Notes
A computed fold for a 136-nucleotide RNA from a soil metagenome, annotated as c-di-AMP riboswitch aptamer (ydaO/yuaA leader). Of the family's consensus pairs, 92% are formed in the model. The coordinates come from a structure-prediction model, not an experiment, and the mean pLDDT is 81.
RNA sequence: CGCCUAAUCCUCCUGCCGUGGGCAGGGGGAACGGAGGACCCAAGUAAUAUUGGGGCGAAUUUCUUGCCUAAGGUGAGAAUAGGGUUAGCUCUUAACCCGAGCCCGUCAGCUAACUUCGUAGGCGUAAAGAGAGGAA
Repeated sequence: CGCCUAAUCCUCCUGCCGUGGGCAGGGGGAACGGAGGACCCAAGUAAUAUUGGGGCGAAUUUCUUGCCUAAGGUGAGAAUAGGGUUAGCUCUUAACCCGAGCCCGUCAGCUAACUUCGUAGGCGUAAAGAGAGGAA
């Protein structure tokens, strides 16, 4: 300096330092993002269902296969819905990647007012063409 992501910016107080600044902690504000939450709409009006149900996120859905005797558990592949990057922005082509994980706790459709939560973590790109806009 740039990338994924909501995960950034400003300010006040205290402390420390290598002191026109920087860092840590605690407040405040802005911005961005998530959840809950009316009318209306949707759904429902029998039974089966702990095989509960739901949320964040791109991360869904299929096969094949190894091990543990099976149920089931646990690995390894090949795809795939979908998502990202290629250094101003957008689009196209091409190339390269991801396609996880976690949470709520029996409970939540949408949802104005309102209520509430988060601002972490992980990385290192270098192809082509076109368009819009801007600058000189």